[in-house]
Context: one part of a larger RNA
RNA sequence: UGACGGGGGCCCGCACAAGCGGUGGAGUAUGUGGUUUAAUUCGACGCAACGCGCAGAACCUUACCCAGGCUUGACAUGGAGGGAAUCUGGUGGAAACACCGGAGUGCCUGGUUUACCAGGAGCCCUCACACAGGUGCUGCAUGGCUGUCGUCAGCUCGUGUCGUGAGAUGUUGGGUUAAGUCCCGCAACGAGCGCAACCCUCGCUAGUAGUUGCCAUCAUUCAGUUGGGCACUCUACUGGGACUGCCGGUGUUAAACCGGAGGAAGGUGGGGAUGACGUCAAGCCCUCAUGGCCUUUACGGCCAGGGCUACACACGUACUACAAUGGCCGGUACAGAGGGUUGCAAUACCGCGAGGUGGAGCCAAUCCCAGAAAACCGGUCCCAGUCCGGAUCGGAGUCUGCAACUCGACUCCGUGAAGUCGGAAUCGCUAGUAAUCGCAGAUCAGCAUUGCUGCGGUGAAUACGUUCCCGGGUCU
Numbered sequence: 001u002g003a004c005g006g007g008g009g010c011c012c013g014c015a016c017a018a019g020c021g022g023u024g025g026a027g028u029a030u031g032u033g034g035u036u037u038a039a040u041u042c043g044a045c046g047c048a049a050c051g052c053g054c055a056g057a058a059c060c061u062u063a064c065c066c067a068g069g070c071u072u073g074a075c076a077u078g079g080a081g082g083g084a085a086u087c088u089g090g091u092g093g094a095a096a097c098a099c100c101g102g103a104g105u106g107c108c109u110g111g112u113u114u115a116c117c118a119g120g121a122g123c124c125c126u127c128a129c130a131c132a133g134g135u136g137c138u139g140c141a142u143g144g145c146u147g148u149c150g151u152c153a154g155c156u157c158g159u160g161u162c163g164u165g166a167g168a169u170g171u172u173g174g175g176u177u178a179a180g181u182c183c184c185g186c187a188a189c190g191a192g193c194g195c196a197a198c199c200c201u202c203g204c205u206a207g208u209a210g211u212u213g214c215c216a217u218c219a220u221u222c223a224g225u226u227g228g229g230c231a232c233u234c235u236a237c238u239g240g241g242a243c244u245g246c247c248g249g250u251g252u253u254a255a256a257c258c259g260g261a262g263g264a265a266g267g268u269g270g271g272g273a274u275g276a277c278g279u280c281a282a283g284c285c286c287u288c289a290u291g292g293c294c295u296u297u298a299c300g301g302c303c304a305g306g307g308c309u310a311c312a313c314a315c316g317u318a319c320u321a322c323a324a325u326g327g328c329c330g331g332u333a334c335a336g337a338g339g340g341u342u343g344c345a346a347u348a349c350c351g352c353g354a355g356g357u358g359g360a361g362c363c364a365a366u367c368c369c370a371g372a373a374a375a376c377c378g379g380u381c382c383c384a385g386u387c388c389g390g391a392u393c394g395g396a397g398u399c400u401g402c403a404a405c406u407c408g409a410c411u412c413c414g415u416g417a418a419g420u421c422g423g424a425a426u427c428g429c430u431a432g433u434a435a436u437c438g439c440a441g442a443u444c445a446g447c448a449u450u451g452c453u454g455c456g457g458u459g460a461a462u463a464c465g466u467u468c469c470c471g472g473g474u475c476u
Stems, first nucleotide, its partner, number of pairs: 007476007015466002019429005026320008034311002042053002064306002068302001070300001073131001077130002079127005086103007107120005133295002136293003142289002144284003147280001149278001154193006160169003173184003199272004204240007213230003218227002243266001246260005322422001326381006338369003343362002348357003388419001393414007435458007
């Protein structure tokens, strides 16, 4: 000077408390450990590994295993020889590949001027060597990117001063703030990185604009459909608006705090992006890059099949439930945000259905995905392992794809398991939040998506307070 303390003071945070809903019990999904295996590729391990890398493992992916087969190699540069490139048939084989044929002469330059010949660029084959290659090792050799403390309020510097010096001061103190935010004081005076503001979005509004959007008035129609209009909604560009600005009180005449007015919005208006100096030799050599080491007929490369999907078990994260605030049947409303040409696909017809046939329209404020669901109205069930619950299994199918056996999703019929609210313990959340309800997208042929990322609908309870638990800041 720091760090630490079951030392002290002050302060903060869904940290506790007050509440609401869960997890831990069941079934399933998924990840991990373990075990098994020829292989179950590898990484990640308290918070900060475990629905994580994986925004999608049937083949491919794929790194793993077994078998077949290659050795200048799938890929780059350089030498020599041959051949246009390229297209295509057959045989063997699981394919890779090997062998046997067929068609085939482009571009540039020169000779020659019909044909043809020579050289070159590009491409293919063969040979030799330098080399290629490596998801092999080291994240404790590294770059780069990321997590974390933590969006916590801190971390420093110049000059001056003090101290023999390490260092101190400033940055401490009194107030105040979300904040080292600001004010006052002070041997300090200033400055930088952070805080805040500048950026995006939502909330109010003006101007401009009016199609594919909208419809108040006038006509018209099954329908904003058409004439018409651009007022309204909306769209999207430019502006306005909020600053403790105004009033009262408290305060040191300060900073500020409390209350009020006006206002769509009030004291950082809500949300996002933004992450200081540093910590954890934190994570990644399997995104990429890269030092060193190792490998070179193999630790490289090709291909078929298998595996990553195993299963006595243990843990994490989710989904579905255990029902009446409910299940089922019928009727009837109301979103937002997205995606669409290798695509989204309407009307119609066929099928109980998944789906099929067919194809209008749409490169989309126009057309389509697209029925929102919970809600509401009516009916039924009458507390039961049930008209709850849907696992599991049998049968029959649909779709994608070269191919659904290992190992896809979905549909129909049948089957109908555990489960009657969950021990110790433990998690999230302070408002359009929790809870609950559906919708869309990325990846993607299809899908294991109950995941993830967004979107809207309905919409609470509670906070006395800071003694205690956890984490953090500051002074001592």